[in-house]
Context: one part of a larger RNA
RNA sequence: GCCAACGAGUUGAUGCAUGCGGUUCGACUAAGCGCCAAAAGCGUGGAGUCAUAGGGAAACCAAGUGUGAACAGCGCGAUUUAAUCGCCUGCAUCAGACCCGAAGCCAAGUGAGCUUGCCAUCUGCAGGGUGAAUGUCGCCGAAAGGCGACAGGAGGCCCGAACCGGUUUGUCGUUCAACGCAUUCGGAUGACGGGUGGUAAGAAGUGAAAAGCUAAUCGAACUUGGUAAUAGCUGGUUCUCUCCGAAAUAGCUUUUGGGCUAGCGUUAGGUGUUCCUCUUAGGGGUAGAGCACUGGAAGGACUCGACAGGGCGAAAGCUCGCGAGUCCUAUCAAACUCCGAAUACUAAGAGUCAUAAGCCUAGCAGUUAGACCGUGGGGGCUAAGCUCCACUGGUCAAAACGGAAACAGCCGUAGAUCUCAAUUUAAGGUCCCUAAAUUUACACUAAGUGCACUUAAGGUGGUGAAAUUUCUCUGACAAUGAGGAGGUUGGCUUAGAAGCAGCCAUCCUUUAAAGAUAGCGUAACAGCUCACUCAUCCAGAGAUUUCGCGCCGCAGAUGAACGGGGCUAAGUGUAGUACCGAAACUGAGGGCUUCAUCUUUCUUCGGAAAGGUGGAGCGGUAGGAGAGUGUUCGCAUCAGCGUUGAAGCCAAAGAGGUGACUCAUGGUGGAGCGAUGCGAAGUAAGAAUGUUGGC
Numbered sequence: 001g002c003c004a005a006c007g008a009g010u011u012g013a014u015g016c017a018u019g020c021g022g023u024u025c026g027a028c029u030a031a032g033c034g035c036c037a038a039a040a041g042c043g044u045g046g047a048g049u050c051a052u053a054g055g056g057a058a059a060c061c062a063a064g065u066g067u068g069a070a071c072a073g074c075g076c077g078a079u080u081u082a083a084u085c086g087c088c089u090g091c092a093u094c095a096g097a098c099c100c101g102a103a104g105c106c107a108a109g110u111g112a113g114c115u116u117g118c119c120a121u122c123u124g125c126a127g128g129g130u131g132a133a134u135g136u137c138g139c140c141g142a143a144a145g146g147c148g149a150c151a152g153g154a155g156g157c158c159c160g161a162a163c164c165g166g167u168u169u170g171u172c173g174u175u176c177a178a179c180g181c182a183u184u185c186g187g188a189u190g191a192c193g194g195g196u197g198g199u200a201a202g203a204a205g206u207g208a209a210a211a212g213c214u215a216a217u218c219g220a221a222c223u224u225g226g227u228a229a230u231a232g233c234u235g236g237u238u239c240u241c242u243c244c245g246a247a248a249u250a251g252c253u254u255u256u257g258g259g260c261u262a263g264c265g266u267u268a269g270g271u272g273u274u275c276c277u278c279u280u281a282g283g284g285g286u287a288g289a290g291c292a293c294u295g296g297a298a299g300g301a302c303u304c305g306a307c308a309g310g311g312c313g314a315a316a317g318c319u320c321g322c323g324a325g326u327c328c329u330a331u332c333a334a335a336c337u338c339c340g341a342a343u344a345c346u347a348a349g350a351g352u353c354a355u356a357a358g359c360c361u362a363g364c365a366g367u368u369a370g371a372c373c374g375u376g377g378g379g380g381c382u383a384a385g386c387u388c389c390a391c392u393g394g395u396c397a398a399a400a401c402g403g404a405a406a407c408a409g410c411c412g413u414a415g416a417u418c419u420c421a422a423u424u425u426a427a428g429g430u431c432c433c434u435a436a437a438u439u440u441a442c443a444c445u446a447a448g449u450g451c452a453c454u455u456a457a458g459g460u461g462g463u464g465a466a467a468u469u470u471c472u473c474u475g476a477c478a479a480u481g482a483g484g485a486g487g488u489u490g491g492c493u494u495a496g497a498a499g500c501a502g503c504c505a506u507c508c509u510u511u512a513a514a515g516a517u518a519g520c521g522u523a524a525c526a527g528c529u530c531a532c533u534c535a536u537c538c539a540g541a542g543a544u545u546u547c548g549c550g551c552c553g554c555a556g557a558u559g560a561a562c563g564g565g566g567c568u569a570a571g572u573g574u575a576g577u578a579c580c581g582a583a584a585c586u587g588a589g590g591g592c593u594u595c596a597u598c599u600u601u602c603u604u605c606g607g608a609a610a611g612g613u614g615g616a617g618c619g620g621u622a623g624g625a626g627a628g629u630g631u632u633c634g635c636a637u638c639a640g641c642g643u644u645g646a647a648g649c650c651a652a653a654g655a656g657g658u659g660a661c662u663c664a665u666g667g668u669g670g671a672g673c674g675a676u677g678c679g680a681a682g683u684a685a686g687a688a689u690g691u692u693g694g695c
Base pairs, nucleotide, nucleotide: 001695002694003693004692005691006690011095012094013093014092015091016090017089019087020086021085022084023083026050027049028048032044033043034042035041054061055060064076065075066074067073098236099235101233105226106225107224108223109222110221116200117199118198119197120196121195122194123193124192125190127159128158129157130155134151135150136149137148138147139146140145163187164186165185169182170181171180202218204214205213206212239628240627241626242625243624244623249262250261251260252259253258263367264366265364266363267362268361269360270359271358273356274357276351277350278349279348280347281346282345288339289337290336294333295332296331298329299328300327301326302325303324304323305322307321309320310319311318312317370396371395372394373393374391375390376389377388378387379386401412402411403410417590418589419588420587422586424584428580429579430578431565432564433563437577439576440575441574442573443572444571450567451566458552459551460550462549463548464547465546466545467544468543469542470541471540479536480535481534482533483532485509486508487507490504491503492502515530518529519528520527591618592617593616594615595614596613597612598611599610600609601608602607629684631681632680633679634678635677636676637675638674640673641672648668649667650666651665654663655662656661
């Protein structure tokens, strides 16, 4: 891991409710007792409980009563009348209370054969080195003592085996081993190592102290018990079909992943249009707008100020500025408003006429982590697949299908009861992958731009369209040829200043035209161009603005951002026609639910069941409601089945049922089993790191 078996809402008491039943001239007995074929059953038993009257704290009063001075008012009652006992089912409470799961707490015991300390006793430590005290001898000294030699053999001394340890690195790491092996290393006569016996223990021991150790267990051992501890937490919770179908919000909460109440669901009963839509009437101060108030902020004009300061001036003063105010122009505001919608809300009236909605009562819930999208906002950076509100907006959640390449939350007048090689469409598409146009008309794009979304500021004589305007056959623009002069080197300045360093002036003449010069250039000249003019040539040329599509800007980690092939349209824009395209619509047939209506049967006359017709409906998580299937056992019936073959098992093919499932047939098997109606449960397995067994 797979297979098989086992494996989770049970039982009792009490209460509430639906349904059913008994009695109702109220209902029921409890303990006990008696009988008995003895946990059964039958009888007895009215103690008691509920109901029959309420109000009050109570005394008490009573269809009233309490409050109160009250004959008032008000509260709760009566007038309105059904109970009680039992059974099924649902739920609640108390119990282990659907099942499994802690870490833990307490008690009584068991442990020091591991390990820690201690006690008693016994035992072990190759070899080598160093050479303390002390002694002897010699010398010196008055002595104490000193020096030297020799002897001596001390030490938590030195080196290093056994032994004890465990520093480094490697190995091992489903191991040789639940801590080993190799290498290296520390101690090795000591606070040394070891044996045996004894002793100290669970809030206790022991500890050269690490919260170490106390039998592979230690910040409180182990065993058993309390014990099915508790678990607002995680996981699991077993057959079918039918109808409806949520919530992720508010308030409170030692509360925020839990609860309680309300909201939203469902079922039953009641009410009977209260719902919804429209019309009318309301109040409002949002969007917008505005500046009349409160404030902000820009420009201008004016006025005022014993207003800091700067400039000029001898000063008076002038000027720049500073502060305040008034007016004009143009403005800004969630906490501004002279104004002011759309919606929404409230009320009244009308309409829709029911299979739908609303409201009330009762039973049972679940939900209280929401997500994205759109719109209006707060926070943030007008960041986030960010966060917090609102629109009881949409979808998902709990919704499949088609589209968006793929893609819960986007798009689809798309909401899937079942079947169908049927029909028409939606979004989206129509060259091939791939169903349908290589469709029609007119444009644009040359960048593979583009063919999903998306990429800026800025730049662009790429190209197309439009508008305004200037010049132009009296010849424009461009190109080519020629000229571009004289007074004059203007004056000043300057070493020089000659059109061209700088300052001033910027005239006149000749001309077709030519600036006291728009550039380059020279030390200064010179030189080369330009403006301007003529000629050649010939029909358009120039400027500005707006728009369309492009280009650059544009650098990344696979080649890797049209879904791919590929495409010059199969790109982009405008307009049109046709077609494809979904579980949508339509068509054909079937099923179920529900409403209306009709018929038949039954009836406790309340109604129920079956059938026909017509209408509407049938996605679904949590959850509510209804109807069934299967398993085991009991009672009754079937004068049930069975060795002429029961149960069980095997078989894809037969038959019935929407389904759970049932029936038949054949094989195997070899002794029990079924149907119907009721009843009772150890009643259904795929999941629980489930339990046991097998492989």